[in-house]
RNA sequence: GGCCUCGUCGCCAAGUGGUAAGGCAACGGUUUGCAAAACCGUCAUACGGCGGUUCGAAUCCGCCCGAGGCCUCCA
Numbered sequence: 001g002g003c004c005u006c007g008u009c010g011c012c013a014a015g016u017g018g019u020a021a022g023g024c025a026a027c028g029g030u031u032u033g034c035a036a037a038a039c040c041g042u043c044a045u046a047c048g049g050c051g052g053u054u055c056g057a058a059u060c061c062g063c064c065c066g067a068g069g070c071c072u073c074c075a
Base pairs, nucleotide, nucleotide: 001071002070003069004068005067006066007065010024011023012022018055026042027041028040029039030038048064049063050062051061052060
């Protein structure tokens, strides 16, 4: 330098055009003598950044940033 894959809540992770499931953690509550456990509730105006396509984008396209892999070149 070229090609490929990936980037979603504090962590893991689903979602591949109709507007973000779930688990853990956290917080509030019930219970308990106090805890733990259990149960109930809350928890992403938003998906790495910018732009584009579209009535509509996490999803498609372009550029950039970051992580990983393969190839090539140099040493």